[in-house]
RNA sequence: AAUUCGCCCUUAGAGUUUGAUCCUGGCUCAGGACGAACGCUGGCGGCACGCCUAACACAUGCAAGUCGAACGAGGUUACAUUGAAGCUUGCUUUGAAGUAACCUAGUGGCGGACGGGUGAGUAACACGUGAGGAACCUGCCUUACAGAGGGGGAUACCGUCUGGAAACGGACGUUAAUACCGCAUAAGAUGACGAAUCCGCAUGCUUUUGUCAUAAAAGAUUUAUCGCUGUAAGAUGGCCUCGCGUCUGAUUAGAUAGUUGGUGAGGUAACGGCCCACCAAGUCGACGAUCAGUAGCCGGACUGAGAGGUUGAACGGCCACAUUGGGACUGAGACACGGCCCAGACUCCUACGGGAGGCAGCAGUGGGGAAUAUUGCACAAUGGAGGAAACUCUGAUGCAGCGAUGCCGCGUGAGGGAAGAAGGUUUUAGGAUUGUAAACCUCUGUCUUCAGGGACGAUAAUGACGGUACCUGAGGAGGAAGCUCCGGCUAACUACGUGCCAGCAGCCGCGGUAAUACGUAGGGAGCGAGCGUUGUCCGGAAUUACUGGGUGUAAAGGGAGUGUAGGCGGGACUGCAAGUCAGAUGUGAAAACUAUGGGCUUAACCCAUAGACUGCAUUUGAAACUGUAGUUCUUGAGUGAAGUAGAGGUAAGCGGAAUUCCUAGUGUAGCGGUGAAAUGCGUAGAUAUUAGGAGGAACAUCAGUGGCGAAGGCGGCUUACUGGGCUUUUACUGACGCUGAGGCUCGAAAGCGUGGGGAGCAAACAGGAUUAGAUACCCUGGUAGUCCACGCCGUAAACGAUGAUUACUAGGUGUGGGGGGAUUGAACCCUUCCGUGCCGCAGUUAACACAAUAAGUAAUCCACCUGGGGAGUACGACCGCAAGGUUGAAACUCAAAGGAAUUGACGGGGGCCCGCACAAGCAGUGGAGUAUGUGGAUUAAUUCGAAGCAACGCGAAGAACCUUACCAGGUCUUGACAUCGUACGCAUAGCAUAGAGAUAUGUGAAAUCCCUUCGGGGACGUAUAGACAGGUGGUGCAUGGUUGUCGUCAGCUCGUGUCGUGAGAUGUUGGGUUAAGUGCCAUAACGAGCGCAACCCCUGUCCUCGGUUGCCAUCAGGUAAUGCUGGGCACUCCGUGGAUACUGCCAUCGCAAGAUGUGAGGAAGGUGGGGAUGACGUCAAAUCAGCACGGCCCUUACGUCCGGGGCUACACACGUGUUACAAUGGGGGGUACAGAGGGCUGCUGUCCGGUGACGGUCGGCCAAUCCCUAAAACCCCUCUCAGUUCGGACUGGAGUCUGCAACCCGACUCCACGAAGCUGGAUUCGCUAGUAAUCGCGCAUCAGCCAUGGCGCGGUGAAUACGUUCCCGGGCCUUGCACUCACAACCCGUCA
Repeated sequence: AAUUCGCCCUUAGAGUUUGAUCCUGGCUCAGGACGAACGCUGGCGGCACGCCUAACACAUGCAAGUCGAACGAGGUUACAUUGAAGCUUGCUUUGAAGUAACCUAGUGGCGGACGGGUGAGUAACACGUGAGGAACCUGCCUUACAGAGGGGGAUACCGUCUGGAAACGGACGUUAAUACCGCAUAAGAUGACGAAUCCGCAUGCUUUUGUCAUAAAAGAUUUAUCGCUGUAAGAUGGCCUCGCGUCUGAUUAGAUAGUUGGUGAGGUAACGGCCCACCAAGUCGACGAUCAGUAGCCGGACUGAGAGGUUGAACGGCCACAUUGGGACUGAGACACGGCCCAGACUCCUACGGGAGGCAGCAGUGGGGAAUAUUGCACAAUGGAGGAAACUCUGAUGCAGCGAUGCCGCGUGAGGGAAGAAGGUUUUAGGAUUGUAAACCUCUGUCUUCAGGGACGAUAAUGACGGUACCUGAGGAGGAAGCUCCGGCUAACUACGUGCCAGCAGCCGCGGUAAUACGUAGGGAGCGAGCGUUGUCCGGAAUUACUGGGUGUAAAGGGAGUGUAGGCGGGACUGCAAGUCAGAUGUGAAAACUAUGGGCUUAACCCAUAGACUGCAUUUGAAACUGUAGUUCUUGAGUGAAGUAGAGGUAAGCGGAAUUCCUAGUGUAGCGGUGAAAUGCGUAGAUAUUAGGAGGAACAUCAGUGGCGAAGGCGGCUUACUGGGCUUUUACUGACGCUGAGGCUCGAAAGCGUGGGGAGCAAACAGGAUUAGAUACCCUGGUAGUCCACGCCGUAAACGAUGAUUACUAGGUGUGGGGGGAUUGAACCCUUCCGUGCCGCAGUUAACACAAUAAGUAAUCCACCUGGGGAGUACGACCGCAAGGUUGAAACUCAAAGGAAUUGACGGGGGCCCGCACAAGCAGUGGAGUAUGUGGAUUAAUUCGAAGCAACGCGAAGAACCUUACCAGGUCUUGACAUCGUACGCAUAGCAUAGAGAUAUGUGAAAUCCCUUCGGGGACGUAUAGACAGGUGGUGCAUGGUUGUCGUCAGCUCGUGUCGUGAGAUGUUGGGUUAAGUGCCAUAACGAGCGCAACCCCUGUCCUCGGUUGCCAUCAGGUAAUGCUGGGCACUCCGUGGAUACUGCCAUCGCAAGAUGUGAGGAAGGUGGGGAUGACGUCAAAUCAGCACGGCCCUUACGUCCGGGGCUACACACGUGUUACAAUGGGGGGUACAGAGGGCUGCUGUCCGGUGACGGUCGGCCAAUCCCUAAAACCCCUCUCAGUUCGGACUGGAGUCUGCAACCCGACUCCACGAAGCUGGAUUCGCUAGUAAUCGCGCAUCAGCCAUGGCGCGGUGAAUACGUUCCCGGGCCUUGCACUCACAACCCGUCA
């Protein structure tokens, strides 16, 4: 030194882009702090703090005076002496000089330059830090030395006169000093001229010394002392100079004339352009001058892990200022906060002439503001001024008052106490919760209240605080809890109200009738005398990244080169010591911080000691690295030599093909163009074709992810000039290198200017089409332009969306240009250098991807980014002829914008496949009449629902009343219906009357039923009270259940494993195959589930068993005839149970799965046919009117009953059916053959009546027994193509049946009448075989029936499918995507 291991310290995140994911990236939150403010609330104490705004204006009081021991004078009092007056004769008044004490204006001294306030200005030697002054000053203080002799003249006060309103003066007279002025003295000082000497980088300077010149002084007193003068030194305080550090803007790039320097003079305490005269032309600036904006600076404070960021209240240091600006005077010190002068503004006084003032001192006032205190006490302490001192002064200071403004501490009680009280809230009605919480019992006394004592601060006296702190005693749980929050982040949930309203919200977001998100309540969570909100700062934010980020696609590489400044730079040696490292010294004020102790009961707070203050300076060393100076080297770089490839550049010349035009010939009706056309050209001869000519532009093939160039870019051939690269060689230089802010040059296309040129093409423009329109796409024309020369422009998706240079880090395979080896020489091969591609490991990356041509690992330099929009916009500046370019914001607004990848959905993307999806067919719809449903309109009401497929012959498998829900009218109100209480058994049925009826009134029979312990109870009915009933009222978007649809489509998922950071993928994809995710093969998957298929039912064939009501072959009997009878169960049939079909066999193809075949066999052949069966899910699909059910709503009505009306209406529109338009038919007659169902209030046979619907009579059947019960078909006759012998609507008449009742509003029958309609536009539906088509039959509902509907049944019984291009729907794979509520998406513009 490296590596490894152990231990310790520090470092916390979350929500929000998406359907989901990872990333980028912003926004927001949780923390701490505050001179804070606001809202709600408020017990006590301690310590701090308290105009951040208007450096706005200030009433009033105070904040700087003191000294009589400097001086004269005056005053008061006292004393003693003395004069005068009065009288009450020992007192009063008064005067004089004196003494003492005290006071005072003035002269004089010292102090008012300190203390206190504020932060306006200031970007500066202002501040911080460290030096320097040989360029300086310093009162009071300390020390040392030397002195103080002798004179003089004034003046304030005062007095007189006088001006003025005042402030304030003026003249004359007089007087003192520690006031003032000469003279003497001069150790020392200063100056001039000299001499010697030490020192310094230098100007200079130390020491010694000679001569000359200049300048001093003051006294007071209580005799202790205090002052005074000169000089020197110290201390303190100041002044000046310098190094370094100190905000933002370049959309401020040039600034400067006393400016920079010199000489001389002046000025200052002192240096200096500080000032002046002259001379010179300098000085500062991208290392940011000047200008503009902002700002007192620091110790520190807040935050942070730190690095940092922000800040400069209180405390401390410095500075600046004192109403604004300027000026000096005095003084040791000021250009002076409570001094002076001048000017300005403002305020006040005034006699209008003139004066006075300065709270940013302490209180206080107004104003401003969200907001910030008492006109308090005291000099007791600490300090300051004066004084010899006593002392005086001191809003400095010490204290008190106000304020939860902050920090700290304490309290609002403690223990017991379950009937888990009452009340509240909630509830599934049981309960749960509030909750041991309360009440109640037993205690305690911190704070508090009262009473008593009573400090330290001052060890003599003196205490504002203060009767305060503290101590003692007594009383009594008494006087003391709120605020915010409860959707997530984020601890804490329920009820009611509200109903996208009211409101909330820090972000995401909540609220549209069940809101844990609003408001209230209960409960809970958090903090607590506070709690929230707002504002600001730091943090989280690695979101400006020094620590510690990025730039292919998320924001971000300059279009490229050259090169200046700058930054960085190869090997060896030597010196120096700027960086670097180490030691020492000085400084880094105190306070603060940290640690340890100590003092207040604790803490906050205070004190002491130590650390730290990471800094600066000086000095002594070290010499590895960087630097610097020198010497040297060759590998970086360059030069030379020999080769070599190339669309590298510039200029000139030449060439052929093609287009167009011109001339001439041939030739005739078109050409051209398009999806289809037209405009256009052409009989005046086009197009086509032949020959000749003109002109311009571009250079097919070769041609290649080939070459060259810095990029833009460069392509026919030749020549001239010219740049660069590569290879080989190692002769030369010797680090000469890399990068490169500004600068300079180049720079596609379009565009601009001048002059040419102009064939083709072609913006603009014109015409023709297309289209709803078509200022487009398409077509016919066509001008700028494209081309050349010269000059501008300077931008592009100028892209590899990837800056330049250097080094290193697995391989494989192409290609272009060289060299070497090997070979006789080639080719092939091996190797090497330079380019250019692909694949790929490690590594990187959010992923995609990159991967020696890096987006890997490192180094250097440049450029650029910091959420989206606004916006590359505005303004400014520069450039440009212009167009425009370069540089480049903010207001405002959003919570995202974005990248990559994933799952789906979607595509007028692709591939594969399926389906009556198309095609091929058959029959229809749409036209007519009619039935029915719907819409619309109408109405008193025409009840309600259903709405593309998937509403519309649907709910409704039956609306004349009922149904019925609707309308008008008439009734009832515990009710038409259910349960519970009380009373009664009066009743009720029936009848009569009134009425439209419900109902009302009257009358009124039989006279109740069951059980019993005989007390009664129950059922039923009536009356009555209230709980309640009732609602087809609303919500299908609160629901259950049920149903439709995609779709009987083949899909939908899971476990484990694997891959991916993850969402997810894989499996489930791929290749064959299937009706099928059916099955096979392959396979990081292996298995499994729900679906498919099968199992179930019907049908088709056979077998077995059974045999009535079914059947009748054989036997017997009988009839006009018939299974009619005996008999039988063989057959048919009915029922039971089985069998059969599996690509099993054959052939071909195929790995297999499987496919194919007029295959065999078989009743049936590849799922035999049909049904039931409907995966995960989608459509907030349908239904609250089938039923059920949560909220809500109505309660003499939105409930109930009644008769009548309506649901049936009718200009019209649509859907679904039906009947037809006729001869494959109509009519008449004759004659066959079903299946499945139904039947006693029923189905009905025979016979009779009626034209018939139907009626009557007798009879069968509760059903394999009897009945309903066939039609088309077939046979015969007729009609002969017509609005008909088609068609049957509508209408008239007459009837039948059902029913209480057929007027609105039933069906059927008969007679008569006889409409539209002659096969239906665009369009559209169904169907692939016993199917379509056609024919009839049955059933449900139901008294009857508007049924032509629905659900079933059988009879007769086709045609066609080449095929998958297209339409529709679906499945799988893949691709794109800004969609994911998923293309009916998303989204842009305009208008409102």

A computed fold for a 1392-nucleotide RNA from an uncultured bacterium, annotated as small-subunit ribosomal RNA. The sequence is in RNAcentral, with records from ENA and SILVA. Rfam family: Bacterial small subunit ribosomal RNA.